[in-house]
RNA sequence: GGGGCUGUAGCUCAGCUGGGAGAGCGCUUGACUGGCAGUCAAGAGGUCGCCGGUUCGAUCCCGACCAGCUCCA
Numbered sequence: 001g002g003g004g005c006u007g008u009a010g011c012u013c014a015g016c017u018g019g020g021a022g023a024g025c026g027c028u029u030g031a032c033u034g035g036c037a038g039u040c041a042a043g044a045g046g047u048c049g050c051c052g053g054u055u056c057g058a059u060c061c062c063g064a065c066c067a068g069c070u071c072c073a
Base pairs, nucleotide, nucleotide: 001072002071003070004069005068006067007066010025011024012023013022019056027043028042029041030040031039032038049065051063052062053061
């Protein structure tokens, strides 16, 4: 320098052909318990890496860039 894969909540990851942003763990509050732990219920937490394009509408499609992994040189 070139090719491929990946980037979504604090962490691990889903998101099925473009229209609701989600799960588990963790965190907070409440109930049960003398307390811890545990169980149950409720809740908080996201510019979907970044910029632009297509579209009525983009996590999803297209392009550039950034970062990580990997292959080739």